[in-house]
RNA sequence: UACUUUUGACAAGCGCCAGAACUAUUUCGAAAGAUGAAAGGAAAUAGUUGACGAGGAAGAGGUUUAUCGAAUGUUCGGCGGAUGCCUCUCGGUUUGGGUCCAAUCGUAAGCUUUUGCGGAAAGCAGGCAAGGCGACUUCCUGUACAAAGGCAAGAGCAGUGACCACA
Numbered sequence: 001u002a003c004u005u006u007u008g009a010c011a012a013g014c015g016c017c018a019g020a021a022c023u024a025u026u027u028c029g030a031a032a033g034a035u036g037a038a039a040g041g042a043a044a045u046a047g048u049u050g051a052c053g054a055g056g057a058a059g060a061g062g063u064u065u066a067u068c069g070a071a072u073g074u075u076c077g078g079c080g081g082a083u084g085c086c087u088c089u090c091g092g093u094u095u096g097g098g099u100c101c102a103a104u105c106g107u108a109a110g111c112u113u114u115u116g117c118g119g120a121a122a123g124c125a126g127g128c129a130a131g132g133c134g135a136c137u138u139c140c141u142g143u144a145c146a147a148a149g150g151c152a153a154g155a156g157c158a159g160u161g162a163c164c165a166c167a
C1' cells in the first nucleotide's frame, strides 16, 4: 500500500472523481539566430475545483433525468445513493353508524382556488483570521434578497354506488 473479515460512528443539493478546467514540478518544443530570455503548445507526475439553502419518510417491493427557488451559473460531465413516483398491504376522508366497491390521500391523511403567514444560505463587503509554493480550503464580523411545501381564514367542487342497522 492492497485485499478479506468483524465492530462503531456518520447523509440525502448527500458521497465519490477516471472526462473537463485550473495549479505546481520536470522534460520536450529548441533549430537557426542571439547579450540573454519570456509567452503560447505537448507529455508525465502530484494536487485543486466538481450543488447555495428551503422542503420532504405508514410498511414492503419495484423504478430512475425525484419538489422549490437563489447564484459572479464547471451548481458542466460521469458513478453511486436518496424521504419522489408506481404496485400491493394497512390506515384516514368521501350525509349521522357499519361492511364492500370506487375515488383520493398518508397519520396535520379529498381536490382546485383566493388572501395572509412562511426569520433562507451561499452571495456581497470587511478580516497581513488560519493552512498551502500555488490552484484553493476552512473560519469570523456585518448586510441583504426567494419560491414551493406547510399553517390559518374563505370560496367552489367531489359516490343521489350496493347491502345492513338505527332514527
Base pairs, nucleotide, nucleotide: 014080015079016078017077019076020049021048022047023046024045025044026043027042028041052069053068054067058089059088060087061086062085063084090106091105092104093103094102097164098163099162100161101159110157111156112155113154114153115152116151117150123143124142125141126140127139129138130137131136